[in-house]
RNA sequence: GCGGGCGUAGCUCAGUUGGCAGAGCGACUGUUUGCCAUACAGUAGGCCGCGGGUUCAAACCCCGUCGCUCGCU
Numbered sequence: 001g002c003g004g005g006c007g008u009a010g011c012u013c014a015g016u017u018g019g020c021a022g023a024g025c026g027a028c029u030g031u032u033u034g035c036c037a038u039a040c041a042g043u044a045g046g047c048c049g050c051g052g053g054u055u056c057a058a059a060c061c062c063c064g065u066c067g068c069u070c071g072c073u
Stems, first nucleotide, its partner, number of pairs: 001072007010025004019056001027043005049065005
């Protein structure tokens, strides 16, 4: 230099041929308990790496760019 994969909640990840952003774990609150743990119920937390384009509408399509990773020269 060229090519592939990945980037979504604090962490691990789902969500794809566009139509309200989710799960598990963790955090917090409540119920239960003499207390803790467990169990159950609930709450908060994300402008989907960044910038632009297409579209009525983009995590998803297109262009550029950054980071991590694998391969080729």